[in-house]
Molecule: SAM riboswitch aptamer (S box leader)
Organism: Nesterenkonia salmonea
RNA sequence: ACGCCAUCCAGAGCGACCGAGGGAUCUGGCCCGAAGACGUCGCAGCAACCGGCCCAUAGGGCGAGGUGCUAACGCCAGAACGAUGGAGA
Numbered sequence: 001a002c003g004c005c006a007u008c009c010a011g012a013g014c015g016a017c018c019g020a021g022g023g024a025u026c027u028g029g030c031c032c033g034a035a036g037a038c039g040u041c042g043c044a045g046c047a048a049c050c051g052g053c054c055c056a057u058a059g060g061g062c063g064a065g066g067u068g069c070u071a072a073c074g075c076c077a078g079a080a081c082g083a084u085g086g087a088g089a
Base pairs, nucleotide, nucleotide: 002088004086005085006084007083008082013043014042015041016040017039021032022031023030025079026078027077028076029075044070045069046068049066050065052062053061054060055059074081
């Protein structure tokens, strides 16, 4: 890189640095942003896909470790898509 499967209206923020756009794409809206957004890093947290442990019939619980996530339903509508995890060859 490729196709397959599952999920995408629940949940969870502070600090430091940076400095102008950002909310993935297009159109139309709406929103966040110099009272510093977005991003990066640190810490904290959420969740439970993998994994580990416990109870166990089904199933449930906990949260070492690997990911992921922490404005608004993937922000909304349409379209085309995308993101994350797992297994595979």